[in-house]
Small-subunit ribosomal RNA from Ignavibacteriae bacterium HGW-Ignavibacteriae-3, 1546 nucleotides, folded computationally.
């Protein structure tokens, strides 16, 4: 400069991702409806449903052509009046003959899928009233008729007879062309038939007047008609070509059908009709058929392509109560017309009429809806008319509706004490909020009052002027200028007047989506557009407060486009997500190698025609201003004609070979078909030996055998299938083929030169082929083997295993036609790193063995590229063309119906209803497996003691009770809280009581006490009285007390699923995690795996990781060894001393101890193995040797574990009571079960007597020696101890001696009676011990189960908390003091790698299917009801056309008969409507019935997911409550372990 202005996503599958894939929102429009609310104005729209039925008024007249001709009213004449009569109203009104319109204008959208639209053409096949323009004419006749006038029928509509009259009605005659017809020839043109033009010549065809004016008239003019011809314009008719819905579960339809001839008709072409002739015609490029449905210009939406749509405007159609039919006319088969038939309304005197709002109001009805029985011809159109006019529900305006667009307003500006309310509150505030109030301003707009347009231009008169006709008079056109015309209206619009005055609602606030907070409600009530909220702390129900949206509206619903690239032309896919046909051969279609010429149909350029106007875009004008209008302009992406280009592409032509083919030599093979043969098994028969089981199984059993099985041996038989070879090898189109010859036969490959010349790729239909399984008919039938039948197995077990077994499997002929018929991967062609096996063939090169190229196959591995991943990769899922099949959410369902195909089973084909918000693929974490590795644990073995069985003790279910308070419930609740229930404790129960309260602190107000004492009741609290009764200070008050009122107090009420804080378990299990880098599109991975170790994610080595961190180990403490400091209360080796005797004294700290500090162990050292880490050695040293032992410690995190009753809390509750005080009673019951434990059954024992050796501890409200008393618990007694001093304090199992001698015992001690002690207010319910007696079960424990690996189990005592007392129970101390352990197959837990997976609330996990109840839509059915359409047949109204017309009849002709000519009448074809029949279709109903689909917690089972417990699925077939089972074949979309083969690294 030319063109462009334009495309936004979210939510939702999962624990979490990444993909497919639906669902829904956010946007925009609407003739709208509903709900809520509602001030004003402009400009627009307003029956979408019953083309449903209509009351009533209006919507189409009008004229100088004719005849005839009022009333009313004025006024005038005669009359007393009454009336008669003239004259204006007036040649008017009303009617009639006639002319023109009534075919326009308005309405509706039934019907129509093409006789219509739309668009482009044609008409050489046509017409066309008014209207233009141009040439000629209008001469002279003649009969009715209607109005009327009489008569007459009828209830009425209306009719009938007789007379009378007129025209621009009607009719005869003339003239008459360039018209129209016939016969000629000529010139042009053309597109086949033809077609203009001029001419010869023959026939034939026309008219109407009226008014004006001028004149006595004749008559002449003007103007408007009138006829006729030619052109135009306008309107129409008819024909082509291309376009625009849906169903193929509608595939075949047509007899006037298709042509043709000759005719009728028609304005006009034509099977439009008739007659004859032929047998055409249409149709997978969708005929018929069935459904729907008026096209279009336009709208709505969209980036665009497209999609949806046809309200108002405008263009065509089509209809006008239904259905038929012509009439008249230029134009009609006619909305306010005829005629017929039908429903239907209405009138009737019963005889017979009358109707037709899908014109404009209205009314019913119908629905979710949708307006006034308005004013007007003032304007703009239309009919007539010379004109005035008249008509005009067209049209212009008003009414009514927020229906919709636009556009205003509801008030500005200031105002903090941030007022009050109102809501929230950590009571500090915060918000409402500059929002009100207040103050100062304006007045849009509405009220009131006052002026006031545009829309009006014409026309007609009147006057002037040109100019034309005319002799004149006058006319007619033009121009100027004046007179008249408004329904809307006293309206817009202006000025004024007074006040801020009269004027805000609607929806939302969980997230998509902009807006949070309180309170009620508690899976109720509700909400929801998708997710998805509501179960007691709800931004999600419902009020409020607050906030957000948008506003005279604002929300809900419908309906369309968008978003949806979710039907993909622009734009999509098909290995595993929905989708490749089971596989070949071919028909139509589609696409198509290489070169020449030509054509120019597609294509591409340019020119013209058209594309109606409105409208959209643009620019610019007019209402103040948009909205809306006007003007120009682009635009209308289209089609039509015409000119040119000629690369592709098609066509025609002529060649080439590279692609396909063909010959030729070779060469491999389980390719088909068919016939013969062969040996192992296997059953079976015959026989022979030969005896007692065989056979089956996880074990059995059924089954065969003593009538000889089995086992052998021998000989026959039969049928079926072919071991080794054999390999992911080979061939074929799939299916699928496998012992060996032999015959026929397809296909492939390599070699090699020659031939043909594009012959080729798909392939829709179509036709062949197609495992098993299963049908038919005939054979066959050893062996397996559905059903069948017996045995097991189970809760059952119609399965799994086991013994038999029938179709079948096997051959022939024949159907059938599917399979996970799969490489889940369509065929073809071309190109795009590579290595490495194999098979076939060919070369080179060696020639043993091979080795190297090229060609066809077949296999793995992998580059780049794809891909959602996974994965594919010259055999692509990769790049790229052709063709063809197929997908569009999951159920319903491959399922019903129809249709085809089967002998039948069934196949092919192939929906809706209704229901869900997902189904789904691929991969990650993780759990988890009756998967798999590795490792570890007192896990199992191996050992010991024990539990379970007795008796009692203790906890707990359970029952019981007025209460037996409450919690703890697999492990990980159960001698647990509770380290201690006669009262208390206590929280339960029963009874008496209190009510600001048992405690506590605040305000106010009173009192001046209160406490103490004492007296009645009373079980007790507690009531009722008596007594006694304050302090400081002047005081006001203060301080203590007490009453009362008030706010609160108090709850062992509830929720551990609202919590803090503590605890338990996994597990003291080796694990959990981050930073950064890498990798992955993404959850995520790497690190942490892996190869060694170890108790350990402990080290080590490797590695895309390289570090960290919380654990593991270590740092702490007891304890084993030795030091060093210190030595009392503690020791005594040495020296004194002293005692019957003792560290008893003096003295001493060696030593033992005591509690302080250190040291010691570290695979440090050999020897082995090994890279290292480290492992092994009764290794060395050494007190310990590999963590020396033993404790404290307990990662991320799981278990909504436990605790609201230890404390502590948030919500709810309770409030003279669910608080709180008192007395008894209760947690102690008791037919029973369980768990922990305790004595115990005896002689390794028990009684008894003697007699030794500890440790940790505790002790003044206490520990208590010594002596003395009692049989003993125990009394008394009081010395000593604040404790290494003193006391608990005897340890006990042991020793030693001794009695019992295997027994219900000298064992055991339970019950139980008797008498005691002790502590306490109290031992009745209910302690605890002690004596005397009593002497229960029980003689070592069933299934089953714990505990323990060394100072351990086992046994033996002692000590402590708690506590008035009460311990078989807890924590502790120490004394004696063992046995096993090959080892990791098994049961348990865990730990790490891997591997399935339908699981993630995570296998207690998902889930399948009968049955039963509810509801829902839907299939089938004996029927029944309806409805459009068609086919063939009676019957036939009008009514056109033929016929026929013996009756009738004015114009012409004729002197008349009588003709012409026309009519009524009758007859025929055609046919609506009705009628009759048998089919088909379509729909509603329908006893009964079929499966389906939803629906928190019915039943019966366990089919699937893991090796799902029998691997699963797929055809088939059979069977079986039911998921299903079992046969055959096939398929991995099977996991484990083995071998084989291939890769790949070393």
């Nucleotide at each position: 400069a030319c063109a462009a202005c334009g495309g936004a996503g979210a939510g939702u599958u999962u624990g979490a991702u990444c993909c497919u894939g639906g669902c829904u929102c956010a946007g925009g429009a609407c003739g709208a409806a509903c709900g809520c609310u509602g001030g004003c104005g402009g400009c627009g729209u307003g029956c979408c449903u019953a083309a449903c039925a209509c009351a009533u008024g209006c919507a189409a007249g009008u004229c100088u052509a004719c005849g005839a001709g009022a009333a009313u009213g004025a006024g005038g004449u005669a009359g007393c009046a009454a009336u008669a009569u003239c004259u204006c109203u007036a040649g008017u009104a009303a009617a009639g003959u006639g002319g023109c319109g009534c075919a326009a204008g308005g309405g509706u959208g039934a019907g129509u899928a093409a006789u219509a639209u739309g668009u482009a053409a044609g008409u050489a096949a046509u017409u066309u009233g008014c209207c233009c323009a141009u040439g000629g004419g209008a001469u002279c006749g003649g009969a009715a008729u209607a109005a009327c006038g009489u008569c007459g029928a009828g209830a009425a509509a209306u009719c009938g007879g007789c007379g009378c009259u007129a025209a621009u009605a009607c009719u005869g005659a003339a003239u008459a062309a360039u018209g129209c017809a016939g016969c000629g020839g000529c010139a042009u043109c053309a597109c086949a038939u033809g077609g203009u033009g001029a001419u010869g010549u023959u026939g034939u065809u026309a008219a109407a007047g009226u008014u004006g004016c001028a004149g006595c008239a004749a008559u002449g003019u003007a103007a408007c008609g009138c006829c006729u011809a030619u052109g135009g314009a306008u309107a129409a008719g008819c024909u082509u070509g291309c376009a625009g819905c849906u169903g193929a579960u509608u595939a075949g339809c047509u007899a006037g059908u298709u042509g043709g001839u000759a005719g009728u008709g028609u304005a006009a072409c034509g099977g439009a009709c008739u007659a004859c002739c032929a047998a055409g015609g249409c149709a997978a490029c969708g005929a018929u058929c069935a459904g729907u449905a008026g096209c279009u210009g336009g709208u709505c939406u969209g980036a665009g392509a497209g999609g949806a749509u046809g309200a108002u405007c405008a263009g065509c159609c089509a209809c006008a109560c239904u259905g038929g039919a012509a009439c008249u006319g230029a134009g009609a088969c006619a909305c306010g017309g005829u005629c017929c038939a039908g429903a239907c309304u209405c009138c009737u005197a019963c005889g017979g009429g009358a109707g037709g709002c899908a014109g404009c109001a209205g009314u019913g009805a119908g629905g979710a809806a949708u307006a006034u029985u308005g004013g007007g011809c003032a304007a703009u159109g239309g009919a007539c008319g010379a004109a005035a006019g008249u008509c005009u529900g067209a049209c212009c305006c008003a009414g009514c509706a927020a229906c919709g667009c636009c556009g205003c307003g509801u008030g500005g500006a200031g105002g903090a004490u941030g007022a009050a309310u109102g809501c929230c509150g950590u009571a500090a505030g915060g918000u409402u909020g500059u929002a009100a109030a207040c103050u100062c301003c304006u007045u849009u707009u509405g009220a009131g009052a006052g002026g006031g347009a545009c829309g009006a231009a014409c026309a007609a008169c009147c006057a002037u002027a040109u100019u034309u006709c005319g002799u004149a008079a006058g006319g007619g056109a033009u121009a100027u200028g004046g007179u008249c015309u408004g329904a809307c209206u006293g309206u817009a619009c202006c000025u004024u007047u007074a006040g801020a005055a009269g004027a805000a609602g609607c929806c939302c606030c969980g997230g998509c989506u902009a807006a949070c907070u309180a309170c009620g409600u508690g899976c109720c009530a509700g909400c929801a557009g998708c997710c998805g909220c509501g179960g007691u702390a709800a931004u999600a129900c419902g009020u409020a407060g607050g906030g957000g949206g948008c506003a005279a509206g604002c929300g809900u619903u419908g309906u369309c486009c968008g978003g949806a690239u979710u039907u993909a032309c622009u734009g999509g896919g098909u290995g595993u997500a929905a989708a490749g046909g089971g596989c070949g051969c071919g028909u139509a279609g589609g696409c198509g190698g290489a070169u020449u010429u030509g054509u120019a149909a597609g294509u591409c350029a340019g020119a013209g025609g058209u594309g109606a106007a409105a409208g959209c875009c643009c620019g610019c004008a007019g209402c103040u201003u948009a909205a809306c209008u006007g003007c120009g302009g682009a635009a209308c992406u289209g089609c039509c004609u015409u000119u040119g280009a000629u690369a592709c592409u098609g066509c025609a032509u002529a060649u080439c070979u590279u692609g396909a083919a063909u010959u030729c030599g070779g060469a491999a093979g389980a390719g088909a078909g068919a016939a013969g043969c062969g040996g192992a098994a296997u059953u079976c028969c015959a026989g022979g030996u030969g005896u007692a089981g065989u056979a089956g199984u996880g074990a059995a059993a059924u089954a065969c055998g003593u009538a000889g099985a089995u086992a052998u041996c021998u000989g026959g038989a039969a049928g079926a299938a072919c071991a080794c070879c054999a390999g992911a090898g080979g061939c074929g189109a799939a299916g699928g083929c496998g012992g060996c010859u032999u015959c026929u036969u397809g296909g492939u490959c390599c070699g090699u030169a020659a031939u043909u010349g594009a012959c080729g790729c798909u392939g829709a239909g179509g036709c062949g082929c197609g495992a098993a399984a299963g049908c038919g008919u005939g054979g066959g039938g050893a062996g397996c083997a559905a059903a069948c039948a017996g045995g097991a197995u189970u809760a059952g077990a119609u399965a799994c295993c086991c013994u038999g077994g029938u179709a079948g499997u096997c051959c022939a002929c024949g159907c059938u036609g599917u399979a996970a018929a799969c490489g889940a991967u369509g065929a073809a062609u071309a190109c795009u790193a590579g290595g490495u096996g194999u098979u076939g063939g060919a070369u080179g090169c060696a020639u043993u063995a091979g080795u190297a190229u090229c060609c066809a196959g077949u296999g793995c591995c992998g580059c780049a590229g794809c891909u959602a991943a996974c994965g594919c990769a010259u055999u692509a899922a990769g790049u790229a063309u052709u063709c063809c099949a197929c997908c569009u959410g999951g159920g319903g369902a491959g399922u019903a119906c129809g249709a085809u195909c089967g002998c039948a089973a069934g196949g092919u084909u192939g929906a809706a209803a209704c229901u869900c918000a997902a189904a789904g693929g691929a991969a990650u974490u993780g759990a988890c497996g009756g998967g798999g590795g590795c490792c570890c644990g007192c896990a199992c073995a191996a050992g010991c003691a024990g539990u379970g069985g007795a008796g009692c003790a203790u906890g707990u279910g359970g029952u019981u009770u007025a209460a037996u308070u409450c919690g703890a419930u697999g492990c990980a609740a159960c001698g647990c809280g509770a380290a201690g229930a006669a009262c208390c404790u206590u929280a339960c129960c029963u009874a008496g009581g209190c009510u600001u309260g048992a405690a506590a602190g605040g305000c106010a107000a009173g009192u001046g006490a209160c406490a103490g004492g004492g007296u009645g009741u009373g079980a007790a609290a507690g009531c009722a009285c008596c007594u006694c009764u304050c302090c400081a200070g002047c005081a006001a008050u203060g301080g203590c007390a007490c009453u009362u009122g008030u706010a609160c107090a108090g709850g062992u009420g509830c929720u551990g699923c609202a919590u803090g804080g503590c605890u338990g378990u996994c597990g003291u299990c080796a694990g959990c995690u981050c930073g950064u880098g890498c990798c992955g599109u993404g959850a995520g991975g790497u690190g942490u795996u892996g190869g060694g170790u170890u108790a350990a994610g402990u080290c080590u080595c490797g590695c895309a990781a390289c570090g960290a961190g919380c654990g593991c180990a270590a740092c702490c403490c007891c304890u084993a060894c030795c030091a060093u400091u210190a030595g009392u209360u503690g020791c005594c080796a040495u020296c004194a001393g002293g005692u019957u005797a003792u560290g008893c004294u003096g003295g001493g700290c060696a030593c033992u101890c005591u509690a302080a500090u250190g040291g010691g162990a570290c695979u440090g050292c050999c020897u082995a193995c090994g890279c290292a880490a480290g492992u092994a050695g009764u290794g060395a040293g050494g007190a310990a040797g590999g963590u020396g032992g033993g404790g404290a410690u307990g990662a991320c995190g799981u278990c909504a574990a436990g605790u609201c009753a230890g404390c502590a809390u948030g919500g709810c509750c309770c409030u003279u009571a669910c608080g709180u005080c008192u007395a008894g009673g209760g947690c102690u019951a008791c037919a029973c079960a369980c768990g922990u434990g305790c004595u115990a059954c005896a002689a390794u024992g028990g009684g008894u007597g003697c007699u030794a050796c500890a440790a940790u501890g505790g002790g003044u409200u206490g520990c208590c020696a010594a002596g003395c008393c009692g049989c003993a618990a125990g009394g008394u007694g009081g010395a000593g101890c604040c404790a290494a001093u003193c006391c608990c304090u005897a340890a006990a199992a042991g020793g030693c001696a001794u009695c019992c001698u295997c027994a219900g015992u000298u064992c055991g001690g339970a019950u139980u009676g008797g008498a005691g002690u002790c502590u306490g207010c109290a031992a009745c319910u209910c302690g605890a011990c002690u004596c005397c007696a009593u002497g229960a079960a029980g003689c070592u424990g069933g299934a089953a189960u714990u505990g323990c690996u060394a100072g351990u189990a086992a046994u033996c005592g002692c000590u402590g908390a708690u506590c008035a007392g009460c311990a078989c129970g807890c924590a502790g101390c120490g004394g004696u003091g063992a046995a096993u352990a090959c080892g990791u197959u098994c049961c348990c837990g865990g730990g790490c790698c891997u591997u399935g997976u339908a699981c993630a609330c995570a296998c207690c996990g998902c889930c399948c299917g009968u049955c039963a109840a509810g509801c829902c839509a839907u299939g089938g059915a004996a029927g029944c009801c309806g409805g459009g359409g068609g086919u063939a047949c009676c019957c036939a109204a009008a009514g056109c056309c033929a016929g026929u017309g013996a009756c009738c009849u004015a114009a012409c002709c004729g002197c008349a008969a009588g003709g012409a000519a026309g009519g009524a009448g009758c007859u025929g074809u055609c046919u609506a409507a009705g009628g009759u029949a048998a089919a088909a279709c379509c729909g509603g109903u329908g006893a009964c019935u079929g499966g389906g689909g939803c629906u928190a917690a019915g039943u019966c089972g366990u089919a699937a997911c893991a090796a799902g417990g029998u691997a699963g699925c797929c055809g088939u077939a059979c069977c079986g409550g039911a998921a299903g089972g079992u046969g055959c074949g096939g398929c991995u979309g099977g996991a484990u372990c083995a071998c084989c083969u291939c890769c790949u690294u070393u």
The coordinates come from a structure-prediction model, not an experiment, and the mean pLDDT is 84. It matches the Rfam family "Bacterial small subunit ribosomal RNA". The source organism's lineage runs through Bacteria, Pseudomonadati and Ignavibacteriota. The sequence was found in a public genome assembly.